RNAcentral holds the sequence, with entries from ENA, Greengenes and SILVA.
Predicted 3D model of a 1389-nucleotide RNA (small-subunit ribosomal RNA) from an uncultured bacterium.
The prediction has a mean pLDDT of 86.
Its Rfam family is "Bacterial small subunit ribosomal RNA". Rfam links the family to the GO terms structural constituent of ribosome and ribosome.
RNA sequence: AGAGUUUGAUCCUGGCUCAGGAUGAAUUCUAGCGGCAGGCCUAACACAUGCAAGUCGAGGGGCAGCGCGGUGUGGCAACACACUGGCGGCGACCGGCGGAUGGGUGCGUAACGCGUAUGCAACCUGCCUCCGAGAGGGGGAUAACCCGUGGAAACGCGGACUAAUACCCCGUAUGCGCACGACGCCGCAUGACGUUGUGCGGAAAGAUUGAUUGCUCGGAGAUGGGCAUGCGUGGCAUUAGGUAGUUGGCGGGGCAACGGCCCACCAAGCCAUCGAUGCCUAGGGGAGCUGAGAGGCUAAUCCCCCACACUGGUACUGAGACACGGACCAGACUCCUACGGGAGGCAGCAGUGAGGAAUAUUGGUCAAUGGAGGGAACUCUGAACCAGCCAUGCCGCGUGAGGGAAGACGGCCCUAUGGGUUGUAAACCUCUUUUAGCCGGGAGCAAUAAGGGUCCCGCGGGGCCCGACGAGAGUACCGGCGGAAUAAGCAUCGGCUAACUCCGUGCCAGCAGCCGCGGUAAUACGGAGGAUGCAAGCGUUAUCCGGAUUUAUUGGGUUUAAAGGGUGCGCAGGCGGCGCGAUAAGUCAGCGGUGAAAUACCACGGCUCAACCGUGGGGCUGCCGUUGAUACUGUUGCGCUAGAGUCCGAACGGCGCCGGCGGAAUGUGUCAUGUAGCGGUGAAAUGCAUAGAGAUGACACAGAAUACCGAUCGCGAAGGCAGCUGGCGAGGACGCGACUGACGCUGAGGCACGAAAGCGUGGGGAUCAAACAGGAUUAGAUACCCUGGUAGUCCACGCAGUAAACGAUGAUGGCUUGUUGCCGGCGACAGACUGUCGGUGACAAAGCGAAAGCGAUAAGCCAUCCACCUGGGGAGUACGAUCGCAAGGUUGAAACUCAAAGGAAUUGACGGGGGCCCGCACAAGCGGAGGAGCAUGUGGUUUAAUUCGAUGAUACGCGAGGAACCUUACCCAGACUCAAAUGUUCGAGGACGCGUCCGGAGACGGACGUUCCCUUCGGGGCCUCGAGCAAGGUGCUGCAUGGUUGUCGUCAGCUCGUGCCGUGAGGUGUCAGGUUAAGUCCUAUAACGAGCGCAACCCCUACGUCCAGUUGCCAGCGGGUAGAGCCGGGGACUCUGGACGGACUGCCGGCGCAAGCCGAGAGGAAGGCGGGGAUGACGUCAAAUCAGCACGGCCCUUACGUCUGGGGCGACACACGUGCUACAAUGGCCGGUACAGAGGGCAGCCACCUGGCGACAGGGAGCGAAUCUCGAAAGCCGGUCUCAGUUCGGAUCGGAGUCUGCAACCCGACUCCGUGAAGUUGGAUUCGCUAGUAAUCGCGCAUCAGCCAUGGCGCGGUGAAUACGUUCCCGGGCCUUGCACUCACCGCC
Repeated sequence: AGAGUUUGAUCCUGGCUCAGGAUGAAUUCUAGCGGCAGGCCUAACACAUGCAAGUCGAGGGGCAGCGCGGUGUGGCAACACACUGGCGGCGACCGGCGGAUGGGUGCGUAACGCGUAUGCAACCUGCCUCCGAGAGGGGGAUAACCCGUGGAAACGCGGACUAAUACCCCGUAUGCGCACGACGCCGCAUGACGUUGUGCGGAAAGAUUGAUUGCUCGGAGAUGGGCAUGCGUGGCAUUAGGUAGUUGGCGGGGCAACGGCCCACCAAGCCAUCGAUGCCUAGGGGAGCUGAGAGGCUAAUCCCCCACACUGGUACUGAGACACGGACCAGACUCCUACGGGAGGCAGCAGUGAGGAAUAUUGGUCAAUGGAGGGAACUCUGAACCAGCCAUGCCGCGUGAGGGAAGACGGCCCUAUGGGUUGUAAACCUCUUUUAGCCGGGAGCAAUAAGGGUCCCGCGGGGCCCGACGAGAGUACCGGCGGAAUAAGCAUCGGCUAACUCCGUGCCAGCAGCCGCGGUAAUACGGAGGAUGCAAGCGUUAUCCGGAUUUAUUGGGUUUAAAGGGUGCGCAGGCGGCGCGAUAAGUCAGCGGUGAAAUACCACGGCUCAACCGUGGGGCUGCCGUUGAUACUGUUGCGCUAGAGUCCGAACGGCGCCGGCGGAAUGUGUCAUGUAGCGGUGAAAUGCAUAGAGAUGACACAGAAUACCGAUCGCGAAGGCAGCUGGCGAGGACGCGACUGACGCUGAGGCACGAAAGCGUGGGGAUCAAACAGGAUUAGAUACCCUGGUAGUCCACGCAGUAAACGAUGAUGGCUUGUUGCCGGCGACAGACUGUCGGUGACAAAGCGAAAGCGAUAAGCCAUCCACCUGGGGAGUACGAUCGCAAGGUUGAAACUCAAAGGAAUUGACGGGGGCCCGCACAAGCGGAGGAGCAUGUGGUUUAAUUCGAUGAUACGCGAGGAACCUUACCCAGACUCAAAUGUUCGAGGACGCGUCCGGAGACGGACGUUCCCUUCGGGGCCUCGAGCAAGGUGCUGCAUGGUUGUCGUCAGCUCGUGCCGUGAGGUGUCAGGUUAAGUCCUAUAACGAGCGCAACCCCUACGUCCAGUUGCCAGCGGGUAGAGCCGGGGACUCUGGACGGACUGCCGGCGCAAGCCGAGAGGAAGGCGGGGAUGACGUCAAAUCAGCACGGCCCUUACGUCUGGGGCGACACACGUGCUACAAUGGCCGGUACAGAGGGCAGCCACCUGGCGACAGGGAGCGAAUCUCGAAAGCCGGUCUCAGUUCGGAUCGGAGUCUGCAACCCGACUCCGUGAAGUUGGAUUCGCUAGUAAUCGCGCAUCAGCCAUGGCGCGGUGAAUACGUUCCCGGGCCUUGCACUCACCGCC
């Protein structure tokens, strides 16, 4: 000293929470010792029992009990009994002093109760000290005791006797008190003090052998008290008025004393927003805790004061009480009782019950200190001193110290032959002995009293020495003995906050102070290991302060975060211009008094240290007094004119009030013209209209509002104010002078004004129009739209008193850098122009601000005054009060609940916001899908199983580029357990295999036969078997992962470095103006550059050149055939395949700064990216895949592994996707005939021949291929069919076959014959395509024994239509705007 928490991130505001300290604590777990301290915070609840206030015989009468003595009786005696106050003493009694202190508690009390400072000229004071004076005489009672008597008791009653330091009377008393005078002196004053005169009144006690002590009066002191006053000392204003002895006076009473304390009379005061009164709470202070301090909180222990003593009241006694352990009365409660009556008061010390989370012994002693009484001894003392209990706190000590690595064992973790950690920790060696235990010694606290000795004196006393008594305690302390021996826990370990791993659990169990953890890898739950923190304690809970500048005096705010009153006037209050003087209240300084002690601080000292304690010092920020100072403030006096105001002048305005007068529009009425609609909407309908609407014209009436001017304008305090005009009234500004002389500013309450709506009474009522009605819209439509329509809207008077009454910005004054408009005035002859005063706008400097922004009209810098705020919700609600006719207004909470609510700005995403621009996105076209049959995939259902995955776009002819067995992962059944495979080590063997046979469905098992190679002879290779080590899993998790892939998207974007801007998130760059297919390029520019993307580089294709020339080609030459590049040959052409060229807006014209664009331009095979491909930025979808592969974790191990046979993946009432074939004449069928490209081919392609209608079969040449082979269809020519479910269409079914294969039943393809289904162009809706494209036609290939291929990937043939355009749908890019979204509109609420 700060930290966590609002957000995707940021800054701010703001609350919540944490780390610290503290406690009379309680509680969980744990516990060795000692010192010092503390210990009912709750029921001022109730209390059994004991003790806590007595003492004096040196006041008195006495003598019950005890002891002694004496006498007597009994007895030998001890002893017993009786008598005797003679002595020691003494119960009870009279009397004195004390019981008013000490001790307890905090009920009451918001008060002169307390604190502090004063006053008493208005007072008292026992015991103590000092001074003066005195004590003469007399008297009458009474208790005890005795007698009698009542009562259960408590307690009495009657009679008789008696004493005193008890009581009374007389005498004396300067001084004392009272009354009336005189003088002096003091005080602000009532008056006080001193001296003095006269009159009246008032005292006493004795005791003792003595020393001595006691008594009375008066004075002084000390101590203790009483009273009064200033100042200070809680909460609520949702308590605003209170008061009748109330306030004062005069007189009296009472008191120690003043006083309305009490009383009679008189007056009507007194207190209060500077908070009276009421209600609630509370003893106050010294101090304690906390805090840097200011402050906040507290009032245990100790000290001071107060109050109280079962509750309430009262007085008595006394120096002192309205009296804790006194009295009386009343009450409640408890107890006793013989029912008639009585007794009691722990808030004294112990103790009990109760209450409570919770707080101790019915202990010891008067040894010390202190108190009461006493001459004293002494007695009493639960005050006190000690001890006991309790980790309640503070302090101290210990549980060992040194050495010791094979870093042991064990535990835990890991990448696990090993390492890390526990950990020098242990063991082991050496040493010590505090503490606990045992044994022994053993304090200080004790000073002194009586008494004795001695010395001094003023004979009373005093100094010094000696001198008994110890509860605590055989304690502290000291010594000795033995032995590491007797002694460690608690909390925490996600961040804050110091300390991390494993296992278990699986939004369960649980944790949590805040944020938050836990849904299968949890450092946050539970356990373990380890670690961290503290330690005889440690955590938790509660409470206080702190952090919190989060009530802000120090030290905050109010445009938008909570917060400026709607506006003005103004009483109180607060604040206030210039000069001179006075004063000295505030202020400042010196001095004096006080501020108790303890505490706290400093120093020194005592317990071994410390805690604790002692001594000294400083301080206690305060209050009072006194003496000064006089700048400032105040008060006061005199002046001034700069603030403020008054007069005058000429202007200004939609400022107010009252009246008069217009025109336009609207509606209505009448008349007229005139005919079928009008009106209204997105479209309609309700409505109006042939009984004549609407439209048009004329006239009339009514009410309301005042177009244009008009503005970003003017005026007003605000609300607000608009036709013209008259009257009345107000205002600010300006100009020249004159005048007043601080008259000013603000303003709690108060008063006034105060939009709209609303209310009351009475008018008025054209328009508009809540409510209401109807029509529409809609899922509904109590709305938006339409047709009507009442309050109201207007006027007068009254009420109401609110608003986003906003500039969300209170009023006033001063100061502070510029630019530019507009309005009113002044200056000059004036129009330009400039100056000046006032107002009203815009933009900026400095500054301010969280930022947005404000910026002389401040939100800047200052001053004064007022108002208001203190987390969100609950709530401007409830209750109360007040105002109002009501509606309602004003004032204005709490419980409970949340960890936020919020402001500004940032990045994105989003918008049925905007701008710009793309894409077969729409539009324009062509062809399809959706209807039918079939194929295929999927859902669903079914099943022993129908293995699994893919699921909007981006799953569904997808993983499948080939499921009859195999594949195969699924199901049934049968088998195996080192295992189906591979590596390695060791051992055994020579085979492994193959053939035959047997069992079996097969896997497999069994039998028989046969059978290796090399060698340096040691062995090796290979294989089998056995054993061991490593298995295996298409089981789970794609949300633990790698890799790969889809999609946005071939979209033009995504970023970085440095610089700059911003507190920051972030921005700039990447924006802007152009341009492009493109963040492509150009220009501009606080940016300058760069990277990943774009483009280019690569491949194919279109043209050409060169090179090359077989298997391709054949122009010319030759040969040759039925024909044919068939042959010789050729290197021209086509073609093949390698290299190169070619296109770059290069040229021309136009536009443009440039980039670039335009042109049917030129040239060119090709033109503005020529066409196609490959190539996919940062990232998004926890997208897909653990079943392609890899891989973490989890799971199975005679099975979730492996082998085999069979089945299934092919099921079928349905639903969807993708396709194929069709529905026909641009066609079908038959015959004839022409032309490709790209590929494939030896377990192959197969010419050709033969057979078969055919699939195909049997022969058979060539070709591992520019050589041989597989090979087109649409087209073209001719014919036929003639609109029909057909010569369309081919499903389905029957039959017969072919081929592949171990095997076509489930479940193959193909051929032939027969059969001939649905279907006649397809609803809503929807898909593809912009040119060699769509459409259409066939061909090839991969996989493959075969094939369910109509799929996929390629190839060529024929070969269109259309695009006005970007409003709309979908997707996307850039800029901008709004936002309460940011798992981001499938959002939020």